[in-house]
RNA sequence: UACUUAUCCAGAAAGACUGAGGGAAAGGCCCUUUGAAGUCUUAGCAACCUGUACAACCAACGGUAAAAGGUGCUAACUCCUAUCCGCAAUAGCGGAAAGAUAAGUG
Numbered sequence: 001u002a003c004u005u006a007u008c009c010a011g012a013a014a015g016a017c018u019g020a021g022g023g024a025a026a027g028g029c030c031c032u033u034u035g036a037a038g039u040c041u042u043a044g045c046a047a048c049c050u051g052u053a054c055a056a057c058c059a060a061c062g063g064u065a066a067a068a069g070g071u072g073c074u075a076a077c078u079c080c081u082a083u084c085c086g087c088a089a090u091a092g093c094g095g096a097a098a099g100a101u102a103a104g105u106g
Base pairs, nucleotide, nucleotide: 001106002105003104004103005102006101007100008099013042014041015040016039017038021031022030023029026081027080028079043074044073045072048070049069050068052065053064054063078098083096084095085094086093087092
């Protein structure tokens, strides 16, 4: 970097340094000097993968608990919409695409 599969209405922040942006991209709407983004420290959330315990099964798929390790995450539904499809008189609703994360493959 490409592909495949799964998930995305839940959850979880303090401090230090620094100092103006940030929320993927366009629009909207928000957050932000009562301190953005970034780096570091500590803490936490979650349970995708590894490992552990328990239960269950012919087998396979799958379950429960905890959280040691590998990731991830800790404003707003993936913040909302924009594109495509279906339904609908409209508003809108649902799905796809796109995106993020994990695991696997090349």

The RNA shown here (SAM riboswitch aptamer (S box leader)) has 106 nucleotides and comes from Pedobacter sp. L105. The sequence was found by an Rfam model in a public genome assembly. The prediction has a mean pLDDT of 81.